Predicted 3D model of a 96-nucleotide RNA (THF (Tetrahydrofolate) riboswitch aptamer).
RNA sequence: GAAGUAGUAGAAUAUCGUGCGUUAAGUGCCGGAUGGACGCGGGGUGCCAACGGACGAAAAACCAAGGUUUGCGAUACGAUAUUCACUCCGGGCUUG
Numbered sequence: 001g002a003a004g005u006a007g008u009a010g011a012a013u014a015u016c017g018u019g020c021g022u023u024a025a026g027u028g029c030c031g032g033a034u035g036g037a038c039g040c041g042g043g044g045u046g047c048c049a050a051c052g053g054a055c056g057a058a059a060a061a062c063c064a065a066g067g068u069u070u071g072c073g074a075u076a077c078g079a080u081a082u083u084c085a086c087u088c089c090g091g092g093c094u095u096g
């Protein structure tokens, strides 16, 4: 110098469980000289959080009351199942 190889993030859907909201938070959308996690090291993509902006909703029944139940929300988290998935450089390992 050549060939090969290993190694990290995540995403979607369904079911179940426990919650939250329904006095509207959350979700979704937009923004950047923000922050964070993530291979052996450094980047990119992706992810998460905070902040700012625009938009925006489904309630009903029962009950003396406290509340209960059924819904609704691109609702949160966890578990399970299925499917999809990275990239560049250096380094590591193997071979001639």
Stems, first nucleotide, its partner, number of pairs: 002095004010084010020073003029053003034049003040090005059070004